SAM riboswitch aptamer (S box leader) from Scopulibacillus darangshiensis, 107 nucleotides, folded computationally. The prediction has a mean pLDDT of 82.
RNA sequence: UUACUAUCCAGAGAGGCGAAGGGACUGGCCCGAUGAAGCCCGGCAACCUGCAGAUCGUGCAAGGUGCUAAAUCCAGCAAAAUGGCACACCAUUUUGGAAGAUAGGUG
Numbered sequence: 001u002u003a004c005u006a007u008c009c010a011g012a013g014a015g016g017c018g019a020a021g022g023g024a025c026u027g028g029c030c031c032g033a034u035g036a037a038g039c040c041c042g043g044c045a046a047c048c049u050g051c052a053g054a055u056c057g058u059g060c061a062a063g064g065u066g067c068u069a070a071a072u073c074c075a076g077c078a079a080a081a082u083g084g085c086a087c088a089c090c091a092u093u094u095u096g097g098a099a100g101a102u103a104g105g106u107g
Stems, first nucleotide, its partner, number of pairs: 001107001004104005013041001015040003021031003025076004042068003047064002049061004053056001072099001077096008
C1' cells in the first nucleotide's frame, strides 16, 4: 500500500510545555487567547496479546496499538414512508450504501 473481516449513539483531566489553529475531503455547523495543533503526563477502552477457567452473552491483567468536544458533529449516493396541491421539486424520518477512522490481517 491492495483486497478482506469486525467495530464506529458508551467511556476518558479546571494538569505541564506550547503558541494559532482545528473538527479527513466538499458543503454546512461548530471548537479555539476563558489558549487550537503538536509534545509530555494522566485517563478511557479492550481489537491483538498474556493468564485463569472451561467453549461460553466467560473472567482478570494491560505488553502492542488505539482513543480522550459535539453520533464518524451533520449531510454528501440510492430507496421507502409521510407532509407541502398533481408532476417536478423541497422538508422530515427510516433503511441500505459510499467515503473515512481504528484493529486484525493477506499478498